[in-house]
RNA sequence: UGAGCCGGCCGGGUGACCGCGGCGUCGCUUGACGGCGUCGAGGAAAGUCGGGGCUCCACAGGGCAGGGUGCUGGCUAACGGCCAGUCGGGGCGACUCGCAGGAAAGUGCCACAGAAAACAGACCGCCGAUGGCUCCUCGGAGCACAGGUAAGGGUGAAACGGUGCGGUAAGAGCGCACCAGCGCCCGGGGUGACCCGGACGGCUCGGCAAACCCCACCCGGAGCAAGGCCAAGCGUGGGAGGAGCGGCCCGCUCGAUCUCCCCAGGUAGGCCGCACAGAUGGAUGGUCACCCCGGCGCCGUUUGGCCCCGGACAGAACCCCGCUUACAGGCCGACUCACCGU
Numbered sequence: 001u002g003a004g005c006c007g008g009c010c011g012g013g014u015g016a017c018c019g020c021g022g023c024g025u026c027g028c029u030u031g032a033c034g035g036c037g038u039c040g041a042g043g044a045a046a047g048u049c050g051g052g053g054c055u056c057c058a059c060a061g062g063g064c065a066g067g068g069u070g071c072u073g074g075c076u077a078a079c080g081g082c083c084a085g086u087c088g089g090g091g092c093g094a095c096u097c098g099c100a101g102g103a104a105a106g107u108g109c110c111a112c113a114g115a116a117a118a119c120a121g122a123c124c125g126c127c128g129a130u131g132g133c134u135c136c137u138c139g140g141a142g143c144a145c146a147g148g149u150a151a152g153g154g155u156g157a158a159a160c161g162g163u164g165c166g167g168u169a170a171g172a173g174c175g176c177a178c179c180a181g182c183g184c185c186c187g188g189g190g191u192g193a194c195c196c197g198g199a200c201g202g203c204u205c206g207g208c209a210a211a212c213c214c215c216a217c218c219c220g221g222a223g224c225a226a227g228g229c230c231a232a233g234c235g236u237g238g239g240a241g242g243a244g245c246g247g248c249c250c251g252c253u254c255g256a257u258c259u260c261c262c263c264a265g266g267u268a269g270g271c272c273g274c275a276c277a278g279a280u281g282g283a284u285g286g287u288c289a290c291c292c293c294g295g296c297g298c299c300g301u302u303u304g305g306c307c308c309c310g311g312a313c314a315g316a317a318c319c320c321c322g323c324u325u326a327c328a329g330g331c332c333g334a335c336u337c338a339c340c341g342u
Base pairs, nucleotide, nucleotide: 001338002337003336004335006333007332008331009330010329012291013290014289015288016287017286018285020040021039022038023037024036025035026034027033028031042313046324047323049322050321051320052319053318054223055222056221057220066219067218068217069216070215071085072084073083074082075081086100087098088097089096090095101214102213106212107211108208109207110206123153124152125149126148127147130146131145132143133142134141135140161179162178163177164176165175166174180204181203182201183200185198186197187196188195189194227272228271229270230269236264237263238262239261240259241258242254243253244252245251292311293310294309295308297306298305299304
């Protein structure tokens, strides 16, 4: 200098004028009033995805069913979040991505192609030692019927470890050496996931759990239109006043209408819930000037001047913690790679 990677932050400023909403205060012309003061959106207020607070309903305890989460340690009120690490994939690297438990509990599935797709499998090929058949100079030769064979070919995403030597009729972990994997044991490190080293066992065991399932942990439902309080008018219900039981009190029964009577629930409506923005269909804005940033053009061509255009995404509605998504432009810091100079 160029390319890149990660994290944090800002996301226009000042002034004038005109407006909007809440609260307080003052005034008089008491109202949808005016003056003054003060407060008035975001990093995501968004999506409403995860979790919690709050409220009502349900609920003895345990289990089944159903759903969710899923490497390890920590943080947190909690989370599917965050931090640090482990393992695996990508990148030369800084770094990044991961729905990352169990397939050696059981069941199931593995398209097409292919003979065969998981207690393997003979299509081509190879062999045919042994048995069989034919020939025979009796030493053997031939055939490829039985049969053997996974070394080679071919199919496939995947064909049941790889290379080499031995071995064999041909072959094969059949034997051996090395390599890879797995299991088990030992030593060391780490809280742990896991890592490093060594010894042993021919053990060679496919994949899929985003199929059922198994294991561990977690989970009641609805949501501020939650929910609570006050409460008209019309209507409704109850009581009292009326009648009967000989009179009275109590009690019981009946009762059409009526009442300046009393009571009740519910509705309209209001208040709380509700916040140092805040509502009730919802205020937080607009214009102008100067400055700032980016770009085109013109003049001067060396710093500069002029003109024009543009400055995002988006807007609380019970609150909070996260995640995800959108975003013009800019600032700061750490780091990596390449080239050049000393």
A computed fold for a 342-nucleotide RNA from an Actinomycetes bacterium, annotated as Bacterial RNase P class A. It was read from a public genome assembly, where an Rfam model found it.